[in-house]
Source information: Two RNAs folded together computationally: RNase P RNA and transfer RNA, 445 nucleotides in total. It holds a member of the Rfam family "Bacterial RNase P class A". Gene Ontology terms of the family: dimeric ribonuclease P complex, ribonuclease P activity and tRNA processing. By type it is a ribozyme.
RNA sequence: GCUGCAAGUUUUGCUACCGCUGUUAUAAUUUAUUAUAAAAGAGGAAAGUCCGGACAGCAAAGAGCAACGUACCACCUAACGGAUGGUAUCUGCCUUAGGGUAAAUAAGAUAGUGCCACAGAAAAUAACCGCCAAACGCUUAGCGAGGUAAGGGUGAAAAUGUGAGGUAAGAGCUCACGGUACAAUGAGGUAACUUAUUGUAUGGGUAAACCUUACGUGCUGAAAUGUCAAAUAAGUGAAUGCUUGAGGGCUGCUCGUCCGAUGUUCACGGGUAGACAGAUAGACUCCGAUAGCGAUAUCGGAAUUAGAUAAAUGGUAGCUAUCCCGAGUUAUCGGGAAAUACAGAAUCCGGCUUAUAAACUUGCAGUAUUU
RNA sequence: GGACCUAUAGCUCAGUUGGUUAGAGCACCUGACUCAUAAUCAGGUGGUCCUAGGUUCAAGUCCUAGUGGGUCCA
Numbered sequence: 001g002c003u004g005c006a007a008g009u010u011u012u013g014c015u016a017c018c019g020c021u022g023u024u025a026u027a028a029u030u031u032a033u034u035a036u037a038a039a040a041g042a043g044g045a046a047a048g049u050c051c052g053g054a055c056a057g058c059a060a061a062g063a064g065c066a067a068c069g070u071a072c073c074a075c076c077u078a079a080c081g082g083a084u085g086g087u088a089u090c091u092g093c094c095u096u097a098g099g100g101u102a103a104a105u106a107a108g109a110u111a112g113u114g115c116c117a118c119a120g121a122a123a124a125u126a127a128c129c130g131c132c133a134a135a136c137g138c139u140u141a142g143c144g145a146g147g148u149a150a151g152g153g154u155g156a157a158a159a160u161g162u163g164a165g166g167u168a169a170g171a172g173c174u175c176a177c178g179g180u181a182c183a184a185u186g187a188g189g190u191a192a193c194u195u196a197u198u199g200u201a202u203g204g205g206u207a208a209a210c211c212u213u214a215c216g217u218g219c220u221g222a223a224a225u226g227u228c229a230a231a232u233a234a235g236u237g238a239a240u241g242c243u244u245g246a247g248g249g250c251u252g253c254u255c256g257u258c259c260g261a262u263g264u265u266c267a268c269g270g271g272u273a274g275a276c277a278g279a280u281a282g283a284c285u286c287c288g289a290u291a292g293c294g295a296u297a298u299c300g301g302a303a304u305u306a307g308a309u310a311a312a313u314g315g316u317a318g319c320u321a322u323c324c325c326g327a328g329u330u331a332u333c334g335g336g337a338a339a340u341a342c343a344g345a346a347u348c349c350g351g352c353u354u355a356u357a358a359a360c361u362u363g364c365a366g367u368a369u370u371u
Numbered sequence: 372g373g374a375c376c377u378a379u380a381g382c383u384c385a386g387u388u389g390g391u392u393a394g395a396g397c398a399c400c401u402g403a404c405u406c407a408u409a410a411u412c413a414g415g416u417g418g419u420c421c422u423a424g425g426u427u428c429a430a431g432u433c434c435u436a437g438u439g440g441g442u443c444c445a
Stems, first nucleotide, its partner, number of pairs: 001367010013319006020041002023038007043342001047353002050351005055221004062255004067217005072086003076082001087106003091102004107212002112210002114206003128152002130148003136144003160178006179202010225277004235268006247259003285302007322337006372444007381397004390428001399415005421437005
């Protein structure tokens, strides 16, 4: 230098013509349509619907239980399972061996229950082989009951490591130096935590098994909901119920509470099925200053008409960015292809996750040339 | 717009509280029976448990993300 992989950032042009969507203005009439003109018209993810809110309704959104969610610390935020900064552990890489760096993970296994296949004596009240024969019994060199976690073997995992003492043989049984966990005290830090000393313990793993602890969550989602218009059959049949209450009030169960007779449920049959609001200026975007390590906050300034409801945002032609081929030391020249990835608003925001051509940045791997 | 279910052999389906080599029926192949075929009997083949990552000693099963198919709601 080239190629590949991974991570991150950015989000793609211009001109002409013909169309589409709603808006505004003018004109026409058929009074809700047509014609003309003007300016506007998808995204970084509009996606998945995985979280969190705004907003709306639900009986006073009541009580208890259940259910669900989260889980190191601090901080940010409207809120969050998100972001920022730190702490610890494991793994990888680098290292001057002090440490540094990247990613992942994070309450509790010393509250309790369960499970740990096969193998193995034993998977958590450890005795198969091995070791012992002191104390007990029979009887004495032995046997029985027994003691023993040092050694062997099995397994993913076997009861704290090394050394010494000790013992019948052994063992944290005792001691020294360590490892791990917890507690107290001192020092540092807001805290998680780090470090030093002392004491106690040293009883495996699994909570993406049940569970415990702490905190949080009322339920339903724009097909929510409100207003207007249109229509009407308070129809027929069956069942059930009428204050001793059927059934219901968008919330799993219970309680409480409210509605409830022109009732409720099922079948048949009939009618309507349109418009407006919600709904597009918003916890918004950009720039600057200040505070903060940072996420972010405050102040000031600037800009800001996508809004459909079977659903618009497109098509054609040309140029260029870019790519390929050839020539050339390079600059460049000639020819060809040519706006192409992922994708497509539907109440609106903040995140996360996933997809993504091309360019750029970083890291890793491979390869070629030169020194 | 929203809610939910499902994916295991060619087809239809099991798979319990995570455990040893994932099964059943039909289909397919081979053999027997028959003059031959079918039926029947005996034996056999066939699996990326939708994909990727994680938890665990161990994953079809548990967790997370995605892909395909399907159902429901005025």